[in-house]
A computed fold for a 513-nucleotide part of an RNA from an uncultured bacterium, annotated as small-subunit ribosomal RNA, 5' domain. It matches the Rfam family "Bacterial small subunit ribosomal RNA". The full RNA is in RNAcentral, with records from ENA and SILVA.

Context: one part of a larger RNA
RNA sequence: CGAACGAGAGCUCUGAGUGUAGCAAUACAAGCGGAGUAAAAGUGGCGGAAGGGCGAGGAACGCGUGGGCAAUCUACCUUCGAGUUGGGGAUAACUUCGCGAAAGCGAAGCUAAUACCGGAUACGAUGGUUUACCGCAUGGUAGAUUAAUCAAAGAUGGGGAACCGCAAGGUCCUGUCGCUUGAAGAGGAGCCCGCGCCCUAUCAGCUUGUUGGUGAGGUAACGGCUCACCAAGGCUUACGGGUAGCUGGUCUGAGAGGAUGGUCAGCCGCACUGGGACUGAGACACUGCCCAGACUCCUACGGGAGGCUGCAGUCGAGGAUCAUUCGCAAUGGGCGCAAGCCUGACGAUGCGACGCUGCGUGGAGGAUGAAGGCCUUCGGGUCGUAAACUCCUGUCAUUCGGGAACAAUAUACUGGCCAUUAAUAAUGGUCGGGAUUGAUAGUACCGGAAGAGGAAGCCACGGCUAACUCUGUGCCAGCAGCCGCGGUAAUACAGAGGUGGCGAGCGUUGUUC
Numbered sequence: 001c002g003a004a005c006g007a008g009a010g011c012u013c014u015g016a017g018u019g020u021a022g023c024a025a026u027a028c029a030a031g032c033g034g035a036g037u038a039a040a041a042g043u044g045g046c047g048g049a050a051g052g053g054c055g056a057g058g059a060a061c062g063c064g065u066g067g068g069c070a071a072u073c074u075a076c077c078u079u080c081g082a083g084u085u086g087g088g089g090a091u092a093a094c095u096u097c098g099c100g101a102a103a104g105c106g107a108a109g110c111u112a113a114u115a116c117c118g119g120a121u122a123c124g125a126u127g128g129u130u131u132a133c134c135g136c137a138u139g140g141u142a143g144a145u146u147a148a149u150c151a152a153a154g155a156u157g158g159g160g161a162a163c164c165g166c167a168a169g170g171u172c173c174u175g176u177c178g179c180u181u182g183a184a185g186a187g188g189a190g191c192c193c194g195c196g197c198c199c200u201a202u203c204a205g206c207u208u209g210u211u212g213g214u215g216a217g218g219u220a221a222c223g224g225c226u227c228a229c230c231a232a233g234g235c236u237u238a239c240g241g242g243u244a245g246c247u248g249g250u251c252u253g254a255g256a257g258g259a260u261g262g263u264c265a266g267c268c269g270c271a272c273u274g275g276g277a278c279u280g281a282g283a284c285a286c287u288g289c290c291c292a293g294a295c296u297c298c299u300a301c302g303g304g305a306g307g308c309u310g311c312a313g314u315c316g317a318g319g320a321u322c323a324u325u326c327g328c329a330a331u332g333g334g335c336g337c338a339a340g341c342c343u344g345a346c347g348a349u350g351c352g353a354c355g356c357u358g359c360g361u362g363g364a365g366g367a368u369g370a371a372g373g374c375c376u377u378c379g380g381g382u383c384g385u386a387a388a389c390u391c392c393u394g395u396c397a398u399u400c401g402g403g404a405a406c407a408a409u410a411u412a413c414u415g416g417c418c419a420u421u422a423a424u425a426a427u428g429g430u431c432g433g434g435a436u437u438g439a440u441a442g443u444a445c446c447g448g449a450a451g452a453g454g455a456a457g458c459c460a461c462g463g464c465u466a467a468c469u470c471u472g473u474g475c476c477a478g479c480a481g482c483c484g485c486g487g488u489a490a491u492a493c494a495g496a497g498g499u500g501g502c503g504a505g506c507g508u509u510g511u512u513c
Stems, first nucleotide, its partner, number of pairs: 001044001004043002010037006018029004053270003062197008072189003077185008085119001087117002094109006124150003127146008154177006162171003198242003205235003210232008245267004249260004272293005295306004323349001325348003331345001332343004362392004372383004396454001398449005413433007457502005462483003468497005478485002
């Protein structure tokens, strides 16, 4: 996914009777039958091999790069060709029983299909025989011939005539979607090879399916991949140990290099731990199956259930890392003719100065150089246009309004033309028309109002290294990246004033170059 299939609770409408109340009209009730709609299940198809997460393992054709397959496979998609015939028997759901605490299981009976199984046909494919051509060794391609093997399924829209039928409808014609069998393509996958990819000799010898051959099996496919037999070979920083996902890249550096692999992208590996296969085009399969194990839970003690290294979240551990948020509106994926449904992919919002970037904390004027602090040679100097004061501005924040903005085009619907067709139905294509659809969000942005009002810290000042004095302390207390300071005049400790640096940050620690 109801446009593959059978059945259908409930609800709505309706039919004929029955009962109750009523004189009656009528109302109500319980069933029975029909129609429509339709939940949860079931058979069947496709997808659950993608997407998402993590880096334990792995030093390997694992990754990177360049090649090879004349040794291979490929669902859906695209193009081209041919076909789509005639039958059969079941089974789930359902009904009736039975077992079980449950999970679940068994028996009998009924039924459908695009489920399953025979038959026919074979453009063709595979196999056999044979010819020609070609190559890169095994071989490949094309043709002829043989008749050995091999297919299929329907669903739905529209329709004039004819036929069948009591009717519904069907046959038939036609469009669309499918199905079968071939050829090719695209994308994907598998296998093989050259070269490159950490440390260690306080690891020097390693190997028996081991190395090769013949034959067989197995695989989509080559191959000791596996097996039987035969030969005795094969490897050399091998073998062993440690560490590690690899790459594009990232950091640093003038470069050469060195270090590194978080986010994003490609590849690989893993899915509680270990093993195994089934299904399938594709898995040895994260949210499938079986077995064993550890752990957790349920139990009637017989037996069962589970797997967040998906998104959030909890606990534990830790120096340390966020929301059990909103939405499928967009992009993408799956299914479907479509409408649409699903999608913690994704799009958004939230938290964290974690990083990067932007902005603000006011601007101009203002010397009695105020008060006050600090220093002082007691004359003064300095903080310093700094403040006060005057005149302004209105970013951000606050408040009041506007604001369906952009991100949106498509499908359905509908008009013209073209194709198709018997057809002005239907269907497909194309050009228009037009209704709707926004999580973010009353957000961004815009306008009005008031008022300098609400908004600055951190480190350093001996040299390296930009920036100096006073007081306290007295090898004490302390500082320290290195050199080194401190034992009574400390620019190096502590405080103060001043100065220097950076600024929503600053300084320390760790780490790399």